Model confidence (mean pLDDT): 80 of 100. The RNA shown here (Glycine riboswitch aptamer) has 83 nucleotides and comes from Tropicibacter alexandrii.

RNA sequence: AAGCUGACAUGGGAGAGGCCGCCACGCGGCGCCGAAGGAGCAACCCCCCGGAAACUCUCAGGCAAAAGGACCAUGAUCGGCAC
Repeated sequence: AAGCUGACAUGGGAGAGGCCGCCACGCGGCGCCGAAGGAGCAACCCCCCGGAAACUCUCAGGCAAAAGGACCAUGAUCGGCAC
């Protein structure tokens, strides 16, 4: 110097009622969505317990905008691993 990885910063980033009601700025109800998180398991790994997805569930979250958002890209930044 380069590599892997985490944080941070920037950019991109889907889906589903801008529904109804009320004693209202909150509460309740029905219908839906899956890409924060969470849970369950399949292939597979391990062969003992377990681990395990963008699959499944919808607890949570969300259904105009805003916010959030898995994932992807970039980084001259910081940390770790390893060479």